The part of an RNA shown here (small-subunit ribosomal RNA, 3' major domain) has 456 nucleotides and comes from an uncultured Chloroflexota bacterium. Its mean pLDDT, the model's own confidence on a scale to 100, is 80.

[in-house]
Context: one part of a larger RNA
RNA sequence: UGACGGGGGCCCGCACAAGCAGCGGAGCGUGUGGUUUAAUUCGACGCAACGCGCAGAACCUUACCCAGGUUUGACAUGACACUGCAAGCUUCUGAAAGAAAGUCGCCUUCGAGGGUGUGUCACAGAUGCUGCAUGGCUGUCGUCAGCUCGUGUCGUGAGAUGUUGGGUUAAGUCCCGCAACGAGCGCAACCCCUACGGUCAGUUACUUGUGUCUGGCCGGACUGCCCAUCUUGGGAGGAAGGCGGGGAUGACGUCAAGUCCGCAUGGCUCUUACGCCUGGGGCGACACACACGCUACAAUGCCGGUGACAAUGCGCAGCUACUUGGUAACAAGAUGCUAAUCGUCAACCACCGGCCCAGUGCAGAUUGGGGGCUGCAACUCGCCCCCAUGAAGGCGGAGUUGCUAGUAACCGCGUAUCAGCCAUGGCGCGGUGAAUACGUACCCGGGCCUUGUACA
Numbered sequence: 001u002g003a004c005g006g007g008g009g010c011c012c013g014c015a016c017a018a019g020c021a022g023c024g025g026a027g028c029g030u031g032u033g034g035u036u037u038a039a040u041u042c043g044a045c046g047c048a049a050c051g052c053g054c055a056g057a058a059c060c061u062u063a064c065c066c067a068g069g070u071u072u073g074a075c076a077u078g079a080c081a082c083u084g085c086a087a088g089c090u091u092c093u094g095a096a097a098g099a100a101a102g103u104c105g106c107c108u109u110c111g112a113g114g115g116u117g118u119g120u121c122a123c124a125g126a127u128g129c130u131g132c133a134u135g136g137c138u139g140u141c142g143u144c145a146g147c148u149c150g151u152g153u154c155g156u157g158a159g160a161u162g163u164u165g166g167g168u169u170a171a172g173u174c175c176c177g178c179a180a181c182g183a184g185c186g187c188a189a190c191c192c193c194u195a196c197g198g199u200c201a202g203u204u205a206c207u208u209g210u211g212u213c214u215g216g217c218c219g220g221a222c223u224g225c226c227c228a229u230c231u232u233g234g235g236a237g238g239a240a241g242g243c244g245g246g247g248a249u250g251a252c253g254u255c256a257a258g259u260c261c262g263c264a265u266g267g268c269u270c271u272u273a274c275g276c277c278u279g280g281g282g283c284g285a286c287a288c289a290c291a292c293g294c295u296a297c298a299a300u301g302c303c304g305g306u307g308a309c310a311a312u313g314c315g316c317a318g319c320u321a322c323u324u325g326g327u328a329a330c331a332a333g334a335u336g337c338u339a340a341u342c343g344u345c346a347a348c349c350a351c352c353g354g355c356c357c358a359g360u361g362c363a364g365a366u367u368g369g370g371g372g373c374u375g376c377a378a379c380u381c382g383c384c385c386c387c388a389u390g391a392a393g394g395c396g397g398a399g400u401u402g403c404u405a406g407u408a409a410c411c412g413c414g415u416a417u418c419a420g421c422c423a424u425g426g427c428g429c430g431g432u433g434a435a436u437a438c439g440u441a442c443c444c445g446g447g448c449c450u451u452g453u454a455c456a
Stems, first nucleotide, its partner, number of pairs: 001456002003453003007450007015440002019403005026295008034286002042053002064281007073123001077122006085115001088103004093098001106113001125270002128268003134264002136259003139255001141253001146185006152161003165176003191247004196219007205210002212340001222241001225235004284422001297396001301355007313344003318337002322333004362393001367388007409432007
């Protein structure tokens, strides 16, 4: 000087407390461990691994296993020699890849050129190892308020001072004081969205002459005004009030944190194989354990009928109105839209009726049968529809999670990936819309000062 203390002081955070909804019990989905397996590819492991890499494992992907094949190679550059040679098509064998045979066959200035194949050689290739050799990127403490420098001064020196102190703030934010005076990276502001208004321009919007809306520009909020006061508190006006609400933005550093399987890359290793191609299987196994979710256990409910209201987005190998068939998934015909034009457009809710507290008209797992769709192909291993079946489950131990307002909770909708989909996941969008916060003694994490130290 730091680090640490079941030392002290001050302060903050959904940290506790006050509340609301959960998880932990059930069934199922997904991930992980374990076990199993020919293989169940690999990585990630307290917070900060476990719906994570994966924004889509039937084949492909795919890295794993079995089998069949191949060796200048699936791919790149170059050299030498030979080759009337490519591509395509046909035949045979085959699971395919591949191998064998046949047919046709580029251009020309006639030297050649380009491409192909064969052989040879340099080389290619590796999701093989090392993230403790690395770059880049990322997580984390933490959007916490800190981390430093120059000159000066003090100290033999390591260092200190500044950055401490008194107030204040979300903030090392600002004020005052001070052997310090200044400065930098952070904070804040500048950027985007949103709430109000003005103005300009308007289409494909709609009440047909407007401006819902969209785009551009501008204004507006600054403790500016008033009251009291030491700070700070209260009030007015206002769409908005004291950082108005969100987002983006992540200092010096820490964890030899994560990633050599995104990419790049040093070194090491393999080179008729640890490379490459193909068929099939596996990544989907299943006494079990954990993590994160979905659906429930019902009457603030379930079922049937009727009625009403969004926003973000997406669409041509696409979204599809409408009509017809079908109980339905869907199919057939047909129409509009390269998009404010066409298409997709809610559910909770409201009203009417039924159920009458039961393992039920709750719940929907599981299983049987029949269909539809995608796709070469749904057996391993897809989704959807209909009929039947109708399991556990009567609100969950110890413990534990999220959340302070248009938030939690409840409700649906869209979208990336994508042929299809195992999406209950991720990322967004709107609809309905609470309760509680006395407070900082305690638990956890963090900041500043101070003190002790057998630690560095």